[in-house]
A computed fold for a 75-nucleotide RNA from a Gemmatimonadota bacterium, annotated as transfer RNA. Rfam family: tRNA. Rfam's curators write: Transfer RNA (tRNA) molecules are approximately 80 nucleotides in length. Gene Ontology term of the family: triplet codon-amino acid adaptor activity. It was read from a public genome assembly.

RNA sequence: GCCCUCAUCGUCUAACGGCUAGGACGCCAGGUUUUCAACCUGGUAACCGGGGUUCGAUUCCCCGUGAGGGCACCA
Repeated sequence: GCCCUCAUCGUCUAACGGCUAGGACGCCAGGUUUUCAACCUGGUAACCGGGGUUCGAUUCCCCGUGAGGGCACCA
């Protein structure tokens, strides 16, 4: 330098182009318990940036950024 894959709550991970973006763990509050843990209930917080297509984009397309991998160069 070229090619491929990926980017969503604090972490991990879902979601035919259309319902308030869901679940687990964590965290917070309450319940339970002599206390802690465990357990139960509720809450918390996210679509990497810009543009395009579309009635409608987290999703499709382009550019960028970042991460991972492959190839090439290193005369």
The coordinates come from a structure-prediction model, not an experiment, and the mean pLDDT is 81.